[in-house]
């Protein structure tokens, strides 16, 4: 330099054929349980869906570019 894939909560990841409220587990905060801790139960907080632009009535999802990252080729 070229090709392919990935980027969604603090971490690991779902998210179908574009459809109205964006989710799970772990972690975190609070409450319950305990003499206390752990476990367990409940409630809650936490998101520029990498960035910019485009298509569309409507984009996490489709298209283009950019950035980051992984693999392959040279």
């Nucleotide at each position: 330099g070229g090709g392919c894939g990935c980027g969604u909560a603090g971490c690991u990841c779902a998210g179908c054929u574009g459809g109205u409220u964006a989710g799970a587990g772990c972690g975190c905060a609070c409450g319950g349980u305990u003499c206390a801790c752990a476990u367990c139960c409940g409630u809650g907080a936490g998101g520029u869906c990498a960035c910019u632009g485009g298509u569309u009535c409507g984009a996490g999802u489709c298209c283009a570019g950019u950035c980051g990252u992984g693999c392959c080729c040279a």